Small-subunit ribosomal RNA from uncultured Rikenella sp., 1473 nucleotides, folded computationally. It matches the Rfam family "Bacterial small subunit ribosomal RNA". Its family is annotated with structural constituent of ribosome and ribosome in the Gene Ontology. The prediction has a mean pLDDT of 81. Lineage of the source: Bacteria > Bacteroidia > Bacteroidales > Rikenellaceae > Rikenella.
């Protein structure tokens, strides 16, 4: 890297009271403070009744009086009616969701424990009486708000009395029930009532019952979240009696009693208003309750009662409280969570409209009045539906724009334009249905004169609006987002880890399909896309539907209570469980069937299923309760058996230490090596005694036995346990276990004791090391190991597996303990303990009757990594510590099995000049020459580890060159194409370094007459760049490596990636080649095939050869000839382990074989698999892209690549006697030659010059080969080595040799004396040395390179190591592949969080004092004819105040750890051993 699997994270749907951006054509239906139950100006939202009353402010009328009138005044006479008395409604409708985990809500029941105004029914009644009081009036206080005092009056106001079905007690009868009871009718005692108004029709009132409606209690059941809240209760649980309510009831109070409630989760704390339903899902669910209904609660905050049928009361009251407002400072006065609508939050959410026309509400008899309820309209794309913004035709496929392979061509696109045609919207006109029925007036039928019905009239806010007719004319209507995958849609430019994207993976570092922009395309559409939340996808909380050996996850173990589960038969119940049958689940929704708006969303009407809870019947497999009996599970009895099981005693020996005493002498111990340490004061070492404490060699093992933890000398006691066999006996007595007990290795703690050994801290010591050791090694050494009680309570306490339980499932083959069979063999059973394997299981490894297999039970645990097994609490612990156990941050992963690869200071074969044995260099020195440095205008550019560095460059004075400085040119130095003019050439100046400028002189060819060659000069298309990018590229090359490896097709295993083949025995130089074999076959390579060479033949013989024959020379194949030999070059032959012998199953190995010129690949070349290193080249050449155009192009002249404090690489010579010098001599191959090689001859000392045959080359030539041989010289020195360096005189090439050339001759004469550490080559014609040619080239800086011959060696045991490869094989935390990866402290910044002297806020809660308003009690010498009241007391309570604790935040010096940040610092702790 690839894979299966496990696990998080992300995404594509849908939805939303939404909220931004960007857009906007219309209509319908919906919806609209999700925050501050924040505070409120202003208006408006609840009044109505005169048919209850008294009366009349103020409006009309009428009247009357005064006036000519105008007008004043009078009059309740009239329509009416402020304010009052009363009546009824103000408990409803509307808003809100604060509180409240509750019988608040949903379900189902109940009340024989209960109310119920208005409204129906039914039954009876209404006789008498009395006193007051408001309004009005007078008067007073006060700013107001309001209020006190007098006097007068009415009522459906309010009080008596009489009657009464009635109630309350009580007696008994009958009936029904459910205990207390309850109905009916009956009796006896007590206690209670009424209201009138009138138009006479009605309509109010009274009591009783019954209905209906609405409430009120009560109960099953369900209805959040934390156990890091486990113990809560004093009216607190229950009785009796009383009170108190409509009513039950500790609802209150008195006594009595000690219950009550909790792990099925009580208290506590934090969140929340529940339900129909709404999204969402395949269901099961999860989440949500905004619109709309049905319920609770609330009403500025808390308390309280009144009144009434019904409130402890949103637009009442009273008290306290906070706020806000009026004030003349004394007092007042207010609650928008109705509707508007204002300010404040806040990402956010509408007008201070119209109408009561309909619907419903209060009142009224009624007209009516009232009504932000309600209908309606007004804002806003907030959402759902519907409708448009044209249809058709049109190809020169116009223009524009974009792109490309660019004469053009795609695509934009029938799109346009043009032509017909529509008229939904839209603008003007005009029409204009139904919402309207009722009721009212008025009229009329019909009968009982009140209803009902008929006709006529009246009643519309929205609105002249829906809709409908006509004109007009395509006119007046399209955008969002998005194109790397997922995910439907692609190119250019820009830009250059920058600006930016990103939901996740990630994208940008100069060819971005991911920013930005443009064309184009997808896809939604008046919307379109962001963000937030919800459900899905997620079976990622697994009831459907998950796991747990290794991924997360089995508690150390064991005993047990609760719980859960539970053998066989029979019989009864029917409690679950099934069946039907009813009741009920409000309505709306949802599904469906029908209807109505043109459709649709909307609306309206019918209907059904599933499920819940209640009821009744019925049914009896299973479960469950009750009897009854069984024996297999389960105990127990008998015999026998078995163990390092346990407790506690006694005994041994062997070693070790010490001590004493003996022998003996010098070194002993220690390690890798050493060194502290011990020893002449006598160790070590040996021997004899003697002490100590601690473990128990052999037996011993794949063994044995306990629940685990553990247990080992040997013998005794007691305790547990198991196993077996034969019978008996009890009758499910059983299995698991939260919570609880108990046991639990080391290690550590406390007392006290013991102490030989071994050994943390500690101390010494040397060693490693860059370096501390704080570490490994050494030597010494204390807790401690050892025992006794006592604690801790935890380990990789593992089989990482609950042997916790029972039951089923092929076999082999060990071992322990029993039992049978006469028995040591063999067999069989039963229990245990191993190993292979079959099904089957698993992700795989693997398990596999000791399951991780199929099944049933019951506990425990798991829910991505990190933070963290932390932090806080709480237990427990003496302490160490344990247990229990989060958050916030962050990160897209982290893990688990296989695979393929790499890689290991892992193993294992095997190869290589890889070591090893040799030879002979490199570093040392001078100088060449290439490099870095460094310097310079410039010292052009590449090449940089092996695979750069005498490399490009096989030849930098100019040129070459590209580098620098200067002087020119600009269609340009060169090359093409059109047009035009004729000459170019070539000669002579003049300027200048040249390039270049200017001037002068001469002046065409061919021809088929169209023209063409060849020049010039203009113009235009073309150009040109050694400018960038080797990381965009072809092509070529280097390296692993001539390494022996890389692969494929069929078929086979595997869930897969993958393997197999290609592995394994053997052989090989070789995946050569045999045998094996789930493989069989193939391809790239590997051999072979080609090329030189090594032997033979064969053919040809000139320039080559020249044996014999002949000539001829001073000599020479010189010459006739030959073709025999060398050689020359074309075909052949040969080498095949072919042949013999041994080994071997075969390959194939072995042999001084055998023959042969050659022998086991004869030697040497060329030839380089898949592929690796983003190797190396854009500067050899080609090319994409960018990039320069009077310059980054191009021309010239000079410089420069040669430059030097310095370092390295690579040669050269050299240090010398195997040599130097000097004379003579032999023997090569191969190449090179006309702009050339040159013989030979002269002339120089010489380079080299003059002359000058030959030679297009097997013919002439360069050409001398040189080391070798002989001979004389030198004699161990810085020399007769060495030669650098330096001077001076020459030669040559070349326009030019100063920078910067070769060569020669004199003459100078450095350093160097064999070279540290390393460290290169080489295995036979090699190494070593000798010297030749060549290419480049005018020449040379060549000592380089490439070829060529001549001389000619030395080892090599082996493969232990070093390197470098090949193959199996193992580990692995790498795969950019060990140059991998990877931790930790410190430094630096951000970030959440723990402690923390403390500060500071909050709910709650407990005690003490204090208490308003108000109910009840109690008084009540005062008021009142009663009825009652004032008052003053008692109790309680909101509040308020002291007081101590807890609990919960905020914050807080400073301090602790923890996460994240490309490249900070020190190490180097894991991954291979």
């Nucleotide at each position: 890297g690839a894979u299966c699997a496990u696990g998080g994270c992300u995404c594509a749907g849908g939805a939303u009271g939404a909220a931004c951006g960007c857009u906007a054509g219309c209509g319908g239906c919906a919806g609209g403070c999700u925050u501050a139950a924040c505070a409120c100006a202003u208006g408006c939202a609840a009044g109505u009744c005169g048919a209850g009353g008294g009366g009349c402010a103020g409006c009309g009328g009428g009247a009357g009086u005064a006036g000519c009138a105008a007008u004043a005044c009078u009059u309740g006479c009239c329509g009416g009616c402020g304010a009052c008395c009363g009546g009824c409604g103000g408990a409803c409708g509307g808003g809100u969701g604060c509180g409240u985990a509750a019988c608040g809500c949903g379900u189902a029941u109940g009340c024989a424990a209960c109310c119920u105004a208005c409204c129906u029914a039914u039954a009876a009644g209404a006789g008498g009486u009395g006193a007051a009081u408001a309004a009005c009036c007078c008067g007073g206080a006060g700013a107001a708000a309001u209020u006190c005092g007098g006097a007068c009056u009415a009522a459906u106001a309010c009080a008596c009395c009489a009657u009464a079905u009635u109630c309350a007690u009580g007696a008994a009868a009958c009936a029904g029930g459910c205990a207390u009871c309850u109905g009916u009718a009956u009796u006896a005692u007590g206690a209670g009532a009424a209201a009138g108004a009138u138009u006479u029709a009605u309509u109010g009132u009274u009591u009783a019952u019954a209905g209906a409606u609405g409430g009120g209690c009560a109960u099953g059941c369900g209805u959040a979240g934390c156990a890091u809240u486990a113990g809560c209760u004093a009216g607190a649980u229950g009785g009796u009696g009383a009170g108190g309510u409509a009513a039950c009831g500790g609802c209150u109070c008195a006594c009595c009693a000690u219950g009550g409630c909790g792990a099925c989760g009580a208290u506590g704390c934090u969140u929340a208003g529940g339900g129909g339903a709404a999204c969402u899902g395949a269901g099961a669910g999860g989440u949500u309750u905004a619109u709309c209904c049905c319920c609770c609660a609330c009403a500025c905050u808390g308390g309280u009662a009144c009144u009434g049928a019904g409130a402890c009361a949103c637009g009442g009251a009273c008290c306290a409280g906070a706020c806000u407002c009026c004030u003349a400072c004394g007092g007042g006065a207010g609650g928008c969570a109705g509707c508007a609508g204002u300010g404040a939050g806040g990402a956010a959410u509408a007008u201070u409209g119209g109408u009561c026309a309909a619907u419903g509400g209060a009142c009224g008899g009624a007209a009516g009045u009232c009504u932000g309820a309600a209908c309606c309209a007004g804002c806003c794309a907030u959402g759902c539906c519907g409708c448009g913004u044209g249809c058709a035709g049109g190809a020169a496929g116009a223009c524009u724009g974009c792109u490309c392979u660019a004469u053009g061509a795609g695509u934009u696109g029938u799109a346009a334009a043009c032509u017909g045609c529509u008229u939904u919207u839209g603008u003007a006109u005009g029409a204009g249905g139904g919402u309207a029925a009722a009721g009212u007036u008025g009229g009329g039928u019909a009968c009982g004169u009140g209803u009902a019905c008929c006709c006529a009239u009246u009643u519309g806010a929205a609105a002249g609006u829906a809709u409908c007719a006509u004109a007009c004319g395509a006119a007046u209507a399209a955008g969002g987002a998005u194109c790397g995958g997922c995910u439907a849609a692609c190119u250019c430019c820009g830009u250059g880890c920058c600006a930016g994207c990103a939901g996740c993976c990630g994208c940008g570092g100069u060819a971005a399909u991911a920013c930005g922009g443009a064309g184009g395309a997808u896809u939604c559409a008046a919307g379109c896309g962001u963000u937030a939340u919800c459900c899905g996808g997620a079976u990622u909380u697994a009831u459907u539907g998950g796991g747990u050996u290794u991924a997360a996850a089995g508690g150390g173990u064991g005993c047990g209570c609760a719980g859960g589960c539970u053998g066989u038969u029979g019989u009864u119940u029917a409690a679950g469980u099934u069946a039907a049958u009813u009741g009920u689940u409000a309505a709306a929704u949802c599904u469906u069937c029908g209807g109505g708006c043109u459709u649709a969303a909307c609306c309206c009407g019918g209907a059904c299923a599933u499920g819940g809870c209640g009821a009744u019947u019925a049914a009896u497999a299973c479960u469950g309760g009750g009897c009854a009996a069984c024996u297999u599970g389960a105990g127990a009895u008998u015999a026998g058996a078995u163990g390092c099981a346990g407790a506690g005693g006694g005994c041994g020996g062997a070693a070790u230490g010490u001590g004493u005493g003996g022998u003996g002498u010098a070194g002993c111990g220690g390690u890798g090596a050493a060194a502290u340490g011990c020893u002449u004061a006598g160790a070590u070492a040996u021997c004899a005694c003697a002490c100590a404490g601690a473990a128990c060699a052999c037996c011993g093992a794949u063994u044995g036995c306990g629940a685990a933890g553990g247990c080992a000398g040997c013998c005794c006691u007691c305790u547990a346990a198991u196993c077996u066999a034969c019978a008996u006996c009890u009758g499910a007595c059983g299995c698991u276990c939260a919570g609880g007990c108990a046991c639990g290795a080391a290690a550590g703690c406390g007392u006290g004791g013991g102490g030989a050994u071994c050994a943390a801290a500690c101390a010494g010591g040397c060693a490693u090391u860059a370096g501390c050791a704080u570490a490994c090694c050494c030597u010494g050494g204390u807790a401690g190991u050892c025992c006794a009680c006592g604690c801790u309570g935890u380990a990789a306490a593992c089989g990482a597996u609950g042997c916790a339980u029972a039951a089923c499932u092929c076999g082999a083959u060990g071992u322990c303990g029993g039992c049978g069979a006469u028995a040591u063999a063999c067999c069989g059973u039963c229990g245990g303990u191993g190993u292979c394997c079959a099904a089957g299981c698993g992700a795989a490894a693997g398990c596999g009757a000791u399951a991780a297999g199929u099944u049933a039970u019951c506990c425990a645990c798991c829910u991505g990594g990190g933070g963290a097994g932390u932090a806080c609490g709480a237990c427990c612990g003496c302490a160490a510590g344990g247990u229990u156990g989060a958050a916030a941050c962050u990160c897209a992963a982290a893990g688990g099995a296989a695979u393929u690869g790499a890689c290991g200071g892992g193993g294992g074969c095997c190869c290589g000049c890889a070591c090893a044995a040799g030879c002979g260099g490199a570093g040392g020195a001078a100088c060449a020459u290439g490099u870095g440095g460094u310097u310079u205008a410039a010292u052009u550019c590449g090449a940089u580890g092996a695979u750069a560095c005498g490399c490009g460059a096989g030849g930098a004075a100019c040129c070459u060159u590209a580098c620098c400085c200067g002087g020119g040119c600009u269609u340009g130095a060169a090359a093409g194409u059109u047009a035009g003019u004729g000459a170019c050439c070539g000669c002579c100046g003049a300027u200048g370094a040249a390039a270049g400028u200017u001037g002068g002189c001469u002046u065409u060819c061919c021809u088929u007459c169209g023209g063409g060659a060849c020049a010039c000069g203009a113009a235009a298309c073309u150009a040109g760049g050694u400018g960038c990018u080797g990381c965009a590229u072809g092509g070529u090359u280097g390296u692993c490596g001539u390494c022996a490896g890389c692969u494929c097709g069929u078929g086979c295993c595997g869930u897969g990636a993958g393997g197999u083949g290609u592995c394994g025995g053997g052989u090989u130089a070789a995946g050569u080649c045999c045998c094996a074999u789930a493989a069989c076959g193939a391809g790239c390579g590997c051999a072979a095939c080609c090329c030189c060479u090594g032997u033979c033949c064969u053919u040809a013989g000139u320039u080559g050869c020249c044996a014999g024959c002949a000539a001829g020379u001073a000599a020479u194949g010189u010459u006739g000839g030959g073709g025999a030999c060398u050689c020359u070059a074309a075909g052949g032959a040969g080498a095949c382990u072919g042949c013999c012998g041994g080994u071997g199953u075969a390959a194939a190995c072995c042999g001084c074989g055998a023959g042969g010129a050659a022998g086991g690949u004869g030697g040497g070349g060329a030839u380089g698999a898949c592929g690796u290193c983003a190797a190396a080249u854009c500067a050899g050449c080609a090319c994409g892209g960018c990039c320069c155009u009077u310059a980054c192009g191009u021309c010239c002249g000079g410089g420069g690549c040669g430059a030097c404090a310095c370092a390295c690489g690579u040669g050269u010579u050299a240090c010398a006697a195997u040599g130097g010098g000097a004379g003579g001599u032999a023997c090569a191959a191969a190449g090179g030659g006309u702009c050339g090689c040159a013989a030979c001859a002269c002339a120089g000392u010489g380079a080299u010059g003059u002359g000058a045959a030959g030679c297009u080359a097997a013919u002439c030539u360069c050409a001398a080969a040189a080391a070798u041989c002989c001979u004389c010289u030198c004699u161990c020195a810085g020399u007769u080595c060495g030669g650098a360096u330096c001077g001076c005189a020459g030669g040559c090439u070349g326009c030019a040799a100063c920078u910067c050339g070769c060569c020669u001759g004199c003459g100078u004469g450095a350093a160097g004396u064999u070279g540290g550490a390393u460290u290169c080559g080489c295995u036979a014609g090699u190494a070593a040395u000798c010297g030749u040619a060549u290419a480049u080239c005018a020449g040379c800086c060549a000592u380089g390179a490439u070829a060529c011959g001549g001389u000619g060696a030395a080892u090599a045991c082996g493969u232990u190591c070093c390197c470098g490869g090949g193959c199996c094989u193992u580990g692995u935390a790498c795969a950019c592949a060990c140059c991998g990866c990877c931790c930790g402290u410190c430094a630096a910044g951000c970030c959440a969080u723990g402690g923390g002297a403390g500060u500071u806020g909050g709910g709650g809660g407990u005690g003490c004092c204090u208490g308003a308003a108000g109910u009840a009690c109690g008084u009540g010498a005062g008021c009142g004819c009663a009825a009652g009241c004032a008052g003053c007391g008692u109790c309680c309570u909101a509040g308020g105040g002291c007081a101590a604790a807890a609990c919960c935040g905020a914050u807080g010096a400073c301090u602790g750890g923890g996460g994240c940040u490309a490249a900070g610092u020190c190490g180097u702790a894991a991954c291979a051993a």